[in-house]
RNA sequence: GCCCAUAUAGCUCAGCUGGUAGAGCAUUUCCAUGGUAAGGAAAAGGUCGCGUGUUCAAUUCACGCUGUGGGCACCA
Numbered sequence: 001g002c003c004c005a006u007a008u009a010g011c012u013c014a015g016c017u018g019g020u021a022g023a024g025c026a027u028u029u030c031c032a033u034g035g036u037a038a039g040g041a042a043a044a045g046g047u048c049g050c051g052u053g054u055u056c057a058a059u060u061c062a063c064g065c066u067g068u069g070g071g072c073a074c075c076a
C1' cells in the first nucleotide's frame, strides 16, 4: 500500500426486508430473611465510531475518514 471483517448501554452481545433499539451481567430502589447470599419486582443508563449523501423516514443503504482484528504484497 491492497483486501476482508468489525465499531450498538459501564461490560459481553442481539437487532430479520429501512419505520422512534433490546437481552444477560453490573448499578440504584423496593420485596423477602433474625441477618447475609441466592431469589422476586421496578427504575436509571444509548449523538447506534465520525462526516456527507440517498430517502417522507437511516443503527440498517452508498461514499469518505478514524479505531480494532485478520490476510496479502512491497521497501530495507
Base pairs, nucleotide, nucleotide: 001072002071003070004069005068006067007066010025011024012023013022019056027043028042029041030040031039049065050064051063052062053061